[in-house]
Context: one part of a larger RNA
């Protein structure tokens, strides 16, 4: 001086932040990842247009997917972001500097080239059946931008030959030739979306490498895939990654191996500074998603709101069997000194999907609740002595203090109160118009869009009105007297006060600090 504080006392407004530091204990209940009908079959429910039937003569029924849409289904895409937590990990996990002649990379940007032919098959529906349910079997039948075949095929891949550049090198750059292999899909408003391969960029990302990066030697020796090497496997890709041989080798007192502790950084407190101490909020990077482990899908995951096994647990059960998983947002319960609403909106900014409108977003924006914090404002201003009076308190009883303080007289009105008015943030998608000009793209104009919110400001009125408490006063340390106790009650950070005149203890009177706060405790310098 400082805190993500906690406690006692108090408390009037506003801004701006901040909020389970402990049980990564358990969880009711909502919601937090969905989208595209311009990929397809198709038609639950709404609307709507047609027929037809009924009567209540303007309604009800039933039919057609025929249109606007759309439940469930197949199919993209996206869920691998976003948002949480810090358990675990002393580690190439962070940080910094470097490499990949060992590497990938959906969307997205440039470049060039291509969409040609066939085909079998499946959900939803339908039928028949098994279960309490969760689920589920079998049977027919059908679509796609689902899956499958051929075609074309190269600056891709593969293999052989030549020639060449760099490297100590096992290699390797570039190129030339010859062979072989490998690709797609369409769709609507008809010029746009899209598919497909190749070269490049940009963005994410693996890997590897020096150096740095806790404590304890009252841990001194560890190491059999261990260390190297050949050979195969495997990965996007190096590499005991891993499998077979094969040498015995590798670490380590400059701390190996063990234990104990710990997410790391940028920052953040403090301090003159060197240091010290911590890593909440915010950002970047790791790990993690009831514990323990497996992969599969896929540009990406060994996957928080996916999937399978095992376990703990909790739940439903018709006892045969099944369902879960808040370290997302609220929120409940335990824990504990101690941390908020089961709130509102996609209006903005961002995200996923969509040609779009536009859906879905507990990201995000706000609002509520807490003086936790840090900033500002207020609680009034000027006069006003006989220094009033009745008080307190104290006195040497004259009087002193409380005190310009009150009473009065006058002014002002911030904030609270009440009435009015009233934003900004909203300009874009897009809709309409118009102008270019490669006609589907610019540009331009108008027009729509506000969760907060009737807020935020602004005027008006009335009125001192509606607002001062905590701590302390022996010394360190600003601030003093009486009165009660009498080593008793009690105080106390340290020295120490208290046993009949206590400026230390309780109390009144008064004084000093700080002040919407003041004091304790508690951790850091």
């Nucleotide at each position: 001086g400082a805190u993500g504080a906690a406690c006692g006392c108090u408390a009037g407004c506003g801004g701006c932040a901040g909020g389970c530091u402990u049980a990564a204990c358990a969880c009711a209940u909502g919601c937090a990842a969905g989208u595209c009908g311009a990929a397809c079959g198709g038609u639950a429910a709404c609307a709507u247009a047609g027929a037809a039937a009924g009567c209540u003569u303007g309604c009800u029924u039933u039919c057609u997917g025929a249109u606007g849409a759309c439940g469930a289904g197949u199919g993209g895409c996206g869920a691998a972001c976003g948002g949480g937590u810090g358990c675990g990990u002393a580690a190439c996990g962070c940080g910094u500097a470097u490499g990949c002649a060992a590497c990938c990379u959906a969307c997205c940007u440039u470049u060039a080239a291509u969409c040609g032919g066939g085909g079998a098959a499946u959900a939803c529906c339908c039928c028949a059946g098994a279960g309490a349910a969760a689920u589920u079997u079998g049977g027919a039948a059908u679509a796609a931008u689902a899956c499958c075949c051929c075609a074309u095929a190269a600056u891709a891949c593969a293999a052989c030959a030549g020639a060449u550049u760099c490297g100590c090198a096992u290699g390797u750059u570039u190129u030339u030739g010859u062979u072989g292999u490998u690709a797609a899909a369409g769709u609507c408003u008809u010029g746009g979306c899209g598919a497909u391969u190749a070269a490049a960029g940009a963005u994410g990302g693996g890997c590897a490498u020096g150096c740095g990066u806790g404590a304890u030697a009252u841990u001194a020796g560890c190491u059999a895939g261990u260390u190297g090497g050949u050979a195969g496997g495997g990965u996007a890709a190096u590499g005991g990654c891993u499998u077979a041989c094969c040498a015995a080798g590798g670490c380590a007192a400059c701390g190996a191996u063990a234990u104990c502790u710990a997410g790391g950084g940028g920052g953040u407190c403090u301090g003159a500074g060197a240091g010290g101490a911590u890593g909440a909020u915010c950002c970047c990077c790791c790990a993690c998603a009831c514990u323990g482990g497996u992969a599969c899908u896929g540009a990406g995951a060994c996957a928080c709101g996916g999937a399978c096994c095992a376990g703990a647990c909790u739940c439903c059960u018709a006892c045969g069997g099944g369902a879960g998983g808040c370290a997302g947002c609220a929120g409940u319960g335990a824990g504990g000194a101690a941390u908020a609403u089961u709130g509102g909106u996609c209006a903005a900014u961002g995200g996923a999907c969509g040609c779009a409108a536009g859906u879905c977003u507990g990201a995000a924006c706000c609002a509520g609740c807490c003086a936790u914090g840090c900033c500002g404002c207020g609680u009034g201003c000027a006069g006003g002595a006989u220094g009033a009076a009745u008080g307190c308190c104290c006195u040497a009883u004259g009087g002193g203090u409380u005190g310009u303080a009150a009473a009065c007289u006058g002014c002002u009105u911030u904030u609270a109160u009440a009435u009015a008015g009233g934003a900004a943030g909203a300009a874009a998608c897009c809709u309409u118009u118009u102008u270019a000009u490669u006609c589907a793209u610019a540009a331009a104009a108008a027009g729509c869009u506000g969760a907060c919110g009737g807020u935020a400001c602004u005027a008006u009125a009335a009125g001192a009105a509606u607002a001062a408490g905590c701590a302390u006063c022996g010394g360190c340390u600003a601030a003093c007297u009486c009165c009660g106790u009498g080593c008793c009650a009690g105080c106390a950070g340290c020295c120490g006060c208290g046993g009949u005149a206590a400026u230390a203890c309780g109390g009144a009177g008064g004084a000093u600090g700080c002040a919407a706060g003041c004091g304790u405790u508690a951790u850091c310098c």
Small-subunit ribosomal RNA, 5' domain from an uncultured prokaryote, 525 nucleotides, folded computationally. The prediction has a mean pLDDT of 85.